This is a predicted structure of a 341-nucleotide RNA (Bacterial RNase P class A) from a soil metagenome. The coordinates come from a structure-prediction model, not an experiment, and the mean pLDDT is 76.
RNA sequence: UCCGCUGGACGAUCGCUGGCAGCUGUGUUGAACAAAUGCGGCUGCGAGAGGUAACGUCCGGACUCCGCAGAGCAACGUAACAGGUAACACCUGUCCACCGCGAGGUGAGGAUUAGAGCAACAGAGACGAGUCGACGAAGCGUUGGAAACAACGAGGCGUCGGGUGAAACGGGCAAUCUCUACGUGGAGCAACACCGAAUAGGCGGCCGAUGAUCUUGCUCGGGGAGGCCGCGGGUAGGUGGCUUGAGCUGGCGAGCGAUCGCUGGCCUAGAGGAAUGGUCGUCACGGUGCUUCAGUGGCAACACGGAGCACUGCACAGAAUCCGGCGUACAGGCGGGCUUU
Repeated sequence: UCCGCUGGACGAUCGCUGGCAGCUGUGUUGAACAAAUGCGGCUGCGAGAGGUAACGUCCGGACUCCGCAGAGCAACGUAACAGGUAACACCUGUCCACCGCGAGGUGAGGAUUAGAGCAACAGAGACGAGUCGACGAAGCGUUGGAAACAACGAGGCGUCGGGUGAAACGGGCAAUCUCUACGUGGAGCAACACCGAAUAGGCGGCCGAUGAUCUUGCUCGGGGAGGCCGCGGGUAGGUGGCUUGAGCUGGCGAGCGAUCGCUGGCCUAGAGGAAUGGUCGUCACGGUGCUUCAGUGGCAACACGGAGCACUGCACAGAAUCCGGCGUACAGGCGGGCUUU
């Protein structure tokens, strides 16, 4: 520096959630002690959280429902080349750039002959073309002169140059807008599907002031406007979705690799305000202190190491439809490759 493994063990005891089997209680349908089915009780057997974190819910899918003629704009995302994959912003290989002595690590790594925007300090001047100095040629103005010409001045043109700075008519930044190419419909298992009360309300039918229903089973009496039946929707509640899956694993083969193919074996939580736990004992491991030793080093003090005793510690974290990634957390312990000294 890169990679891999592990992350307490055993026993006793009391519980919790599913599955299977046996016995048993009870409800419903039913003529029935037949049969079917629902809800329990007891007993037995067997199962019951992670290490690529079950976490964050960031990215990509499976699955479900809703939406959808076609085209375009906007918005958001991605960006070297090739490959892998169900898919990805992930992974692999290669190139390039940067960091490191090196093993190795990091990379939003398209475009600045479409357009816009931006630049600390220093410097005369910083994104717009101009500016500082010198030189050259031509013309102009003023002064002197008869003229030739000389001196001075301002402006324009051309060439060259010192200094500042990352950068000075030449570049940089796209992790500023922008352009180019490609991609993206929305919501999510509290999705969604099925069964479905009680009460209230809706629709339809029948009965009812010639007195219904109610009031004691009937009659009388009282009372005075609703009663009965059926249908359908929704709610509570229940069931499914739910765990056999892009599954795990041994071998062989293809490939530098990610990965893929063939073949054998295995089944590994499924709760639903939510189980997977509590207590005790023994052992293992780490730390501290004390005692001790025939070991090693040292003149010695002492240090390392071994043994014993006491005290103490043992992290991050808890499934909730499933899967592939990424990111993040983690007391400690073990192993391997390579690099440097």
Annotation: The sequence is in RNAcentral, with records from MGnify.